[in-house]
Formats: sequence, C1' cells, structure tokens
RNA sequence: GUCCUUGUAGCUCAGCCCGGUUAGAGCGCACGGCUGUUAACCGUGAAGUCGGAGGUUCAAAUCCUCCCAAGGACG
Repeated sequence: GUCCUUGUAGCUCAGCCCGGUUAGAGCGCACGGCUGUUAACCGUGAAGUCGGAGGUUCAAAUCCUCCCAAGGACG
C1' cells in the first nucleotide's frame, strides 16, 4: 500500500444479508417482595442518540461513500 473481519446498554452478544412494530437478550446495577440474616429465588425499573461524518429514501443499526479504532491475509 491492497483486501477481509469486527465496532450495538457497565460486560458478553443477537438483530444488518432481504430498510418499516416502541432497538433486544443474558450477566451486572437500583428498588421492592420473600428470609431470623445473607445468598438464592420472584417482581419492577434505570441504562443506547447502534464507532464518527456525509449521502440515498416517505422511512437507515440495516443500503452507499469517506474517516477512526482493534484484529487478520497478501506484498
């Protein structure tokens, strides 16, 4: 230098290929219930401008372009 993969909640990830419901799960966290107490268990809740910018579209996490970061292949 060229190409490929990855980037979504505090952590691990799904959803993206094929645009359309309110952006989800597990763990963790907060509160409540249960318990002599803790843990476990049950219930409720908070937490995201989907790596950044721009474009296409009635509508973008999803399509296109550029950039950033991590990893890899080739030279």
Predicted 3D model of a 75-nucleotide RNA (transfer RNA) from a Candidatus Aenigmatarchaeota archaeon. Its Rfam family is "tRNA". Rfam classes the family as a transfer RNA. Model confidence (mean pLDDT): 83 of 100. The source organism's lineage runs through Archaea, Nanobdellati and Candidatus Aenigmatarchaeota.